[in-house]
RNA sequence: CGCUGCUCAGAGCAAAACCGCCGAAAGGCGGUGACGCAGAGCUAGGGGACUACGGCGACCAGCGGUCGCCAGGUCAGCCCGGCCGCCAGC
Numbered sequence: 001c002g003c004u005g006c007u008c009a010g011a012g013c014a015a016a017a018c019c020g021c022c023g024a025a026a027g028g029c030g031g032u033g034a035c036g037c038a039g040a041g042c043u044a045g046g047g048g049a050c051u052a053c054g055g056c057g058a059c060c061a062g063c064g065g066u067c068g069c070c071a072g073g074u075c076a077g078c079c080c081g082g083c084c085g086c087c088a089g090c
Base pairs, nucleotide, nucleotide: 002090003089004088005087012037013036017032018031019030020029021028022027035077041083042082043081045080046079047078048075049074050073054070055069056068057067058066059065060064
């Protein structure tokens, strides 16, 4: 350096749920909590998923309402790629 995660050590992260805060929402942050994770560390570049404040369009006579479309919002614990990294074995 590469491959692998059968074995060793010391650690690390933290799903759901509940509480608080932020957000229009998806979701995020903190606490409690552990379903799991050998990259469950970082990164929205590609695919995918979620949401629709706002914008656009349609309908209704209309304040306005309903429906549809749109990511520039979100997800790295969906996959791929990129960056960095612990231990052990080969």